Predicted 3D model of a 113-nucleotide RNA (Glycine riboswitch aptamer) from a Chloroflexota bacterium. The model forms 91% of the base pairs in the Rfam consensus. The sequence was found by an Rfam model in a public genome assembly. Its mean pLDDT, the model's own confidence on a scale to 100, is 84. The source organism's lineage runs through Bacteria, Bacillati and Chloroflexota. It matches the Rfam family "Glycine riboswitch aptamer". The literature on the family includes a 2004 paper in Science by Mandal et al., "A glycine-dependent riboswitch that uses cooperative binding to control gene expression".
């Protein structure tokens, strides 16, 4: 200097599901009492899974028994153990926002002298 791998910044992509349903304050227009804009507070029932967060397979590892001269095997228990799988706590369910994860540029640390 070039490459790879992490973290971090910058930009750009980036799905999925209710503008539900009730009640109450304030609001903003009209048409005197009722609608109707927006906002919030509280219930309710249906939903989604890609902020985050749980949860496990084979696979190894350990300890007991069972087999056997001995290994191997096998059996129960324990640990460990992954996701975009799973739960749906949290989140979310018109637009904004947000978004796993991808591209790119850059920074910094390693690899590594």
């Nucleotide at each position: 200097a070039a490459c790879g791998u992490a973290a971090c910044u910058u930009g750009g992509g980036g799905a999925g599901a209710g503008u539900c349903c009730g009640a109450g304050a304030a609001u903003u227009g009209c048409u005197u009492g009722g609608c109707u804009u927006u906002u919030u507070u509280c219930g309710g029932c249906a939903c989604c899974g890609a902020a985050g967060g749980g949860g496990c397979a084979a696979g190894c590892c350990g300890u007991a028994c069972c087999c056997u001269g001995g290994c191997c095997g096998g059996u129960a228990c324990g640990g460990u153990g992954a996701a975009a799988c799973u739960c749906u706590c949290a989140g979310g369910u018109a637009a904004a926002a947000g978004g796993a994860c991808c591209c790119a540029a850059g920074u910094u640390a390693c690899g590594a002298u």